The RNA shown here (Bacterial RNase P class A) has 372 nucleotides. Rfam family: Bacterial RNase P class A. It is annotated as a ribozyme. Its mean pLDDT, the model's own confidence on a scale to 100, is 78.

RNA sequence: AGGGGUGAAUGCAUGGUCGCUCCGGUCGCGGACCGGAGAGGAAAGUCCGAACACCACAGGGCGCGGUGGUUCGUAACGCGAACUUCGGGUAACCGAGGGAAAGUGCCACAGAAAACACACCGCCGAUGGGUCGUGCAAACGUCUACAGGUAAGGUUGAAAUGGUGAGGUAAGAGCUCACCGCCUUCAUGGUGACAUGAAGGGCAGGGUAAACCCCACCGGGUGCAAGACCAAAUAGGGAGGCGAUUGAGGGCGGCCCCGUCCGAAGCCUCCGGGUAGGUUGCAAGAGGUGCCGGGUGACCGGCAUCCCAGUUAAAUGAUCAUGGUCCGCCUCCGGGCGGAAACAGAAUUCGGCUUAUAAUUCACCCCUUUUU
Numbered sequence: 001a002g003g004g005g006u007g008a009a010u011g012c013a014u015g016g017u018c019g020c021u022c023c024g025g026u027c028g029c030g031g032a033c034c035g036g037a038g039a040g041g042a043a044a045g046u047c048c049g050a051a052c053a054c055c056a057c058a059g060g061g062c063g064c065g066g067u068g069g070u071u072c073g074u075a076a077c078g079c080g081a082a083c084u085u086c087g088g089g090u091a092a093c094c095g096a097g098g099g100a101a102a103g104u105g106c107c108a109c110a111g112a113a114a115a116c117a118c119a120c121c122g123c124c125g126a127u128g129g130g131u132c133g134u135g136c137a138a139a140c141g142u143c144u145a146c147a148g149g150u151a152a153g154g155u156u157g158a159a160a161u162g163g164u165g166a167g168g169u170a171a172g173a174g175c176u177c178a179c180c181g182c183c184u185u186c187a188u189g190g191u192g193a194c195a196u197g198a199a200g201g202g203c204a205g206g207g208u209a210a211a212c213c214c215c216a217c218c219g220g221g222u223g224c225a226a227g228a229c230c231a232a233a234u235a236g237g238g239a240g241g242c243g244a245u246u247g248a249g250g251g252c253g254g255c256c257c258c259g260u261c262c263g264a265a266g267c268c269u270c271c272g273g274g275u276a277g278g279u280u281g282c283a284a285g286a287g288g289u290g291c292c293g294g295g296u297g298a299c300c301g302g303c304a305u306c307c308c309a310g311u312u313a314a315a316u317g318a319u320c321a322u323g324g325u326c327c328g329c330c331u332c333c334g335g336g337c338g339g340a341a342a343c344a345g346a347a348u349u350c351g352g353c354u355u356a357u358a359a360u361u362c363a364c365c366c367c368u369u370u371u372u
Stems, first nucleotide, its partner, number of pairs: 001368010012323007020038008040343001044354002047352005052223004064219005069083005084097005098214002103212002105208003120154002122150003127147002129143002132141003162180006181203001182201008227280004237271006249262005287306008325340006
């Protein structure tokens, strides 16, 4: 210098004007004024795990669902860290993870054969057999469209019954041997997954568990529209009182008495439940920041400090100026002109994961080349 890997950060800034929501204060209080606060790294998807609330629940089992290398972290997790095995990459690094040697099922097409095996093209035909030839005979030769042997090589497929080499054989074959792989046992190291080594065994056991299944562990249900409290009008429920011509109740004569008119089977009071509506849950929390300490790390502990949206017709906006960033064009290299700025948006609250994201920045690491 070029190419690559991993992780992290920013998500335009400042000011003016006009608005919105909440909190506090003041006042002449259905409001006005002053001051303060007001979206995100994902607030998103609602995919996991919790807090909290109500409902259900003796205990245990079956069933159902989920998770799946090991150890650790955490309130918990399907999350994270470190390690481990396998796979990919020259490497940094990335991806995957119980059991197919308990049983059952399935394995399209192609292919001989897809699993207690089998033989299409081949190879052989030692042994047995046929035929003829040579030969006294033994034997040798001959046949492959005879029985048979074989699985080296070829062919199919995603996958074909350990691999390479040598010996061996009629041809072959773990048939034998060496090395590699595999299995069993033991030893050593490690908390463990696992690693290393030794001895023994010719090798059994194709794949598939997001097929049933087996093993281990975990799991009640519903979600803040949970739930708690206050509580109107109307209708309906309950209790009591008054009332049928000796008139409940109402109008008028200001009121009572009284008079008069209307007047009908209801009227009045209280109680309780629910609805509308309101309050709460609901903003001090597994909280943020800084420093110190422990740990390889996730993370944990201590001290100091801060208070940071709270809506429901759902506020958090609009516009202007200046500056910065990026892109394009022009240039007298001083600059000028024009354009662009994403994904998205709280709704009970946290911990994660996943997905979206214009334009940028930083840190560490790897490879190649060049120079010193």